[in-house]
Fluoride riboswitch aptamer (crcB RNA motif) from an Actinomycetes bacterium, 62 nucleotides, folded computationally. The coordinates come from a structure-prediction model, not an experiment, and the mean pLDDT is 82. Its Rfam family is "Fluoride riboswitch aptamer (crcB RNA motif)". Its family is annotated with response to fluoride and positive regulation of gene expression in the Gene Ontology. The organism belongs to Actinomycetes, within Bacteria. It was read from a public genome assembly, where an Rfam model found it.
């Protein structure tokens, strides 16, 4: 100055926020489908997962 491993601290898993838990990533991990050449158009979901909380949607009750 580069480049490997180690280690402690994180970070990330398509839309908020706690808790437990799996996996990933070391400047990376990630950044959803359909249709479409493009332009757009349409759908699902706050979770990786499992639970609360706050939002939205949709259906019954008082």
């Nucleotide at each position: 100055u580069c480049g490997g491993c180690g280690a402690g601290a994180g970070g990330c898993g398509a839309u908020g926020g706690g808790g437990c838990u799996c996996g990933c990533c070391c400047g990376a991990a990630c950044c959803g489908g359909u249709c479409g050449a493009c332009c757009g158009a349409c759908c699902u979901g706050a979770u990786g997962g499992c639970u609360c909380c706050u939002g939205c949607a949709c259906c019954g009750a008082c």